Predicted 3D model of an 89-nucleotide RNA (c-di-GMP-I riboswitch aptamer) from a Gemmatimonadota bacterium. The organism belongs to Gemmatimonadota, within Bacteria. Model confidence (mean pLDDT): 87 of 100. It was read from a public genome assembly, where an Rfam model found it.
[in-house]
RNA sequence: CGCUGCUCAGAGCAAAGCCGCCGAAAGGCGGUGACGCAGAGCCACGGAGCUUCCGCACCGACUGGUGCGAUGCCCGCCGAGCCGCCAGC
Numbered sequence: 001c002g003c004u005g006c007u008c009a010g011a012g013c014a015a016a017g018c019c020g021c022c023g024a025a026a027g028g029c030g031g032u033g034a035c036g037c038a039g040a041g042c043c044a045c046g047g048a049g050c051u052u053c054c055g056c057a058c059c060g061a062c063u064g065g066u067g068c069g070a071u072g073c074c075c076g077c078c079g080a081g082c083c084g085c086c087a088g089c
Base pairs, nucleotide, nucleotide: 002089003088004087005086012037013036017032018031019030020029021028022027035076041082042081045079046078047077049073050072054069055068056067057066058065059064
């Protein structure tokens, strides 16, 4: 340096649920809690997925409904990129 995660060490993260706060929502943050994770570290660049305050169209006649559209979100869905621990070969 490359590959691999069978073995070792010391650490790390924290799903769902519940509570509080923020947000129109998706979702996020903090606490609690551990389902899991060898990149469950970073990054929305590509794809997938989620949402629609707002915009447009239609219905409709109310402060309503339906459809379409990310600029919003998601990296604990997949891929690209960046950085990194230990061990084995």